[in-house]
RNA sequence: CAGGCUGGUCAGAGGGUCGCGGAACGCAUUGCGUUUCGAGGAAAGUCCGCACUCCACAGGGCACGGUGCCGGGUAACACCCGGAGCGGGGACUCCUUCGGGAGGAACCCACUGGAUCGGGCCACAGAAAGACACCACCCGCAAGGGUAAGGGUGAAAUGGCGGUGUAAGAGACCACCGGCGCCGCAGUAAUGCGGCGGCCAGGCAACCCCCACCAGGAGCAAGGCCAAGCAGGGACGAUGUCCGCCUUCGAGCGGCAGGAAGCUGCCCGCUUCUUCAUUAGUCCCGGGUAGGCUGCACGAGCUGGAUGGCAACAUCCAGCCUAGAGAGAUGACCUUCCCUUCAGGAGCCGUGCGAAAGCAUACCCUCUUGAUCGACAGAAUGCGGCUUAUCGACCAGCCUGACGU
RNA sequence: GGUCCACUAGCUCAAUUGGCAGAGCAACUGACUCUUAAUCAGUGGGUUCGGGGUUCAAGUCCCCGGUGGAUCA
Numbered sequence: 001c002a003g004g005c006u007g008g009u010c011a012g013a014g015g016g017u018c019g020c021g022g023a024a025c026g027c028a029u030u031g032c033g034u035u036u037c038g039a040g041g042a043a044a045g046u047c048c049g050c051a052c053u054c055c056a057c058a059g060g061g062c063a064c065g066g067u068g069c070c071g072g073g074u075a076a077c078a079c080c081c082g083g084a085g086c087g088g089g090g091a092c093u094c095c096u097u098c099g100g101g102a103g104g105a106a107c108c109c110a111c112u113g114g115a116u117c118g119g120g121c122c123a124c125a126g127a128a129a130g131a132c133a134c135c136a137c138c139c140g141c142a143a144g145g146g147u148a149a150g151g152g153u154g155a156a157a158u159g160g161c162g163g164u165g166u167a168a169g170a171g172a173c174c175a176c177c178g179g180c181g182c183c184g185c186a187g188u189a190a191u192g193c194g195g196c197g198g199c200c201a202g203g204c205a206a207c208c209c210c211c212a213c214c215a216g217g218a219g220c221a222a223g224g225c226c227a228a229g230c231a232g233g234g235a236c237g238a239u240g241u242c243c244g245c246c247u248u249c250g251a252g253c254g255g256c257a258g259g260a261a262g263c264u265g266c267c268c269g270c271u272u273c274u275u276c277a278u279u280a281g282u283c284c285c286g287g288g289u290a291g292g293c294u295g296c297a298c299g300a301g302c303u304g305g306a307u308g309g310c311a312a313c314a315u316c317c318a319g320c321c322u323a324g325a326g327a328g329a330u331g332a333c334c335u336u337c338c339c340u341u342c343a344g345g346a347g348c349c350g351u352g353c354g355a356a357a358g359c360a361u362a363c364c365c366u367c368u369u370g371a372u373c374g375a376c377a378g379a380a381u382g383c384g385g386c387u388u389a390u391c392g393a394c395c396a397g398c399c400u401g402a403c404g405u
Numbered sequence: 406g407g408u409c410c411a412c413u414a415g416c417u418c419a420a421u422u423g424g425c426a427g428a429g430c431a432a433c434u435g436a437c438u439c440u441u442a443a444u445c446a447g448u449g450g451g452u453u454c455g456g457g458g459u460u461c462a463a464g465u466c467c468c469c470g471g472u473g474g475a476u477c478a
Base pairs, nucleotide, nucleotide: 001401002400003399004398005397006396007395008394009393010392012337013336014335015334016333017332018331020038021037022036023035024034025033026032027031040376044387045386047385048384049383050382051381052219053218054217055216059268060267061266062265065214066213067212068211069083070082071081072080073079084112085111087109088108089107092103093102094101095100113210114209118208119207120204121203122202134151135150136147137146138145139144159177160176162174163173164172178200179199180197181196182195183194184193185192186191223294224293225292226291232285233284234283235282236281239257240256242255243254244253245252258274259273260272261271262270263269301320302319303318304317305316306315307314308313338374341371342370343369344368345367346366347365350361351360352359353358406477407476408475409474410473411472412471415430416429417428418427424461432448433447434446435445436444454470455469456468457467458466
């Protein structure tokens, strides 16, 4: 210098005029004036996780749901940080029969509890899809027996490849490679490295399942207070030929059994009610309101610094107060500058022509004139994430290649 | 503002336990007819809303988006 990649910040700036919403104050009486404040990195999608509020909650079990390599962070998470394994991409380099192939930095993406509890599935093809023998090989006259090397099917065929061995064969045996188990070392761990053992019967758990951990339900139209207003109707609906007690002998009290309702999935269990009635309770239909205040913004808050940590983040110190409503305010125009792109003009360097004077001139750079561009988008209880949309500009860092020293 | 559901041919809908995406209507071509309709025969038409993942294999299973709809005082 060129190319590839990662992270972060900003989201035009200043001025003028006219407007919009909240709060405070003043005048005034439901309108004016002054001051001050007034969207975002995503306010969005509502995909996760919380705060907050109400309902439920003696206790136990089952079912349903979620998460899932390891370690850490956090109020919490399916988020973030760091690490591990495996697969894919990747500038570039090398080879080439010019079709392609091999390697592969920084970095990016996806997946990763368990297949030796058990069940289920693996279409078509194939002999066989989990215990299998069609062709084939070998022994044998044959019947029959042995074998799984080769063929063939398939996404997948009982570890791979080479040798020994054998009638033919086979981890039957041996070397190397892959997996599994055990031991040792390193590491907090996932895991890695080394040694030993022939231990070698596939895949799917984003099918049921097993293991570990988490999880009650609903949502600010939650909920609280006040005001105003209204009309009720229907359905379901639960006690005894039992036992005991008595200043009251009656369905009076208690028990037992039964029944009804509730415990916001179900069961056990528990609680309340239950002597006959337009009862408790549950459900359904209908009627009324469409108002005010609150919840509602000092908070897991923002900015700066220091310390600890690889980092996410934590702790401490200093400073700051920063929208909030009612179906919903934060905008429009003019001007200067900046930025994007394009066009024109001038200049510098270089190049070409030329003997020279000089002439011509691409890109870059500088100056200048004109036009153009400045995106995505709009808080509604709040917060932490993820995802998606987004014209561009700036800063920092990593890697590769080329050249120079 | 909250909650929930759907998306397959031009339209309306199927697709079993994941195993070659189909039916009716419509469209087109031919036959019949003087012509049209009806009828008969035939044909084409699908990135299963988009993207990623699991799997040998995805309309179907998992995740993230898009569009449309319903409902709640």
Two RNAs folded together computationally: RNase P RNA and transfer RNA, 478 nucleotides in total. It holds a member of the Rfam family "Bacterial RNase P class A". Its family is annotated with dimeric ribonuclease P complex, tRNA processing and ribonuclease P activity in the Gene Ontology. Rfam classes the family as a ribozyme. The coordinates come from a structure-prediction model, not an experiment, and the mean pLDDT is 78.